This is a predicted structure of an 86-nucleotide RNA (c-di-GMP-I-GGC riboswitch aptamer) from a Thermoanaerobacterales bacterium. Taxonomically the source falls in Thermoanaerobacterales (Bacteria, Bacillati, Bacillota, Clostridia).
[in-house]
RNA sequence: UUCGAUAAGGGCAAAUCCGGCAAAAGCCGGAGACGCAAAGCCACGGGUCUAAAGCGCGCAUUGCUAUGACGGCCGGGCUACCGAAA
Numbered sequence: 001u002u003c004g005a006u007a008a009g010g011g012c013a014a015a016u017c018c019g020g021c022a023a024a025a026g027c028c029g030g031a032g033a034c035g036c037a038a039a040g041c042c043a044c045g046g047g048u049c050u051a052a053a054g055c056g057c058g059c060a061u062u063g064c065u066a067u068g069a070c071g072g073c074c075g076g077g078c079u080a081c082c083g084a085a086a
Base pairs, nucleotide, nucleotide: 001086003083004082011036012035016031017030018029019028020027021026034072040078041077042076044075045074046073047070048069049068054064055063
């Protein structure tokens, strides 16, 4: 540091279960560890997910749509422990 060790000290926490919030995606807390060198923070770009309200439809069903969500989908921005090799 633009680098990442069979190092040291540690950190985070997937799936699943329980309780709660939400229309849902999903989120919060507890248990739990699949994994992660930024799996720390930020929705700026792409992508994916949901569709309450709204719109369309003769009715019903179906459909469209993000101002909602995902940072552990990719890119990007900011910050950070350690210091073997390079």
The coordinates come from a structure-prediction model, not an experiment, and the mean pLDDT is 87.